RNA sequence: UGCGCGGGAGAGCCCGCCCGUUUCCGGGUAGAACCGGAAAGCAGGCGGCACCGAAGGAGCAACCGCCCCGGAAACUCUCAGGUACAAGGGACCGCGCA
Numbered sequence: 001u002g003c004g005c006g007g008g009a010g011a012g013c014c015c016g017c018c019c020g021u022u023u024c025c026g027g028g029u030a031g032a033a034c035c036g037g038a039a040a041g042c043a044g045g046c047g048g049c050a051c052c053g054a055a056g057g058a059g060c061a062a063c064c065g066c067c068c069c070g071g072a073a074a075c076u077c078u079c080a081g082g083u084a085c086a087a088g089g090g091a092c093c094g095c096g097c098a
Base pairs, nucleotide, nucleotide: 001098002097003096004095005094006093007092012049014048015047016046017045018044020042021040022039023038024037025036026035027034050083051082052081056079057077058076059075063071064070065069
């Protein structure tokens, strides 16, 4: 350094729109199909604002060096990423192997 296993935080169940699905109501029909409306932290997508910081990235720096210059954080910034549960990601820590 890589692989495997385990542990692993923070921040909106935010608002709006589109589309599908489900449920309810009305019309319609022999019955359906079909039409209209409403609801849903449902599934997916888009936009907006707010927020987080532990993939990555960037900046400053204690400090270090071979001292021209360069390396450098869990600090800072949030471009990226992330913000109900779950899943996934996850710096870092432990164990094992190469």

Glycine riboswitch aptamer from Qipengyuania atrilutea, 98 nucleotides, folded computationally. The coordinates come from a structure-prediction model, not an experiment, and the mean pLDDT is 81. Of the family's consensus pairs, 90% are formed in the model.